[in-house]
């Protein structure tokens, strides 16, 4: 300097145009004499900024960052 993956909740993680799963954990409840353990609730405009569409985390550009090739 060139190419190519990648970015989704606090972690991890699915999700190839049509309302965003699921585990960890935080929180809150129920049991208990008190805890633990066990049920039960609980949260994401999907990195940022535009295009395409009736509709975009999902296609397309550019940017920012992280690997990784090649130089």
């Nucleotide at each position: 300097g060139g190419u190519g993956a990648c970015a989704u909740a606090g972690c991890c993680a699915a999700g190839u145009g049509g309302u965003a799963a699921g585990g960890c954990g935080u929180g809150g409840g129920u049991c208990u004499g008190c805890a633990a353990a066990a049920c039960c609730c609980u949260g994401a405009u999907c990195g940022c900024c535009g295009g395409u569409u009736c509709a975009a985390a999902u296609c397309c550009g550019g940017c920012u960052g992280u690997c990784a090739c090649c130089u």
Source information: The RNA shown here (transfer RNA) has 71 nucleotides and comes from an uncultured Lachnospiraceae bacterium. The prediction has a mean pLDDT of 81. It was read from a public genome assembly. Rfam family: tRNA. It is annotated as a transfer RNA.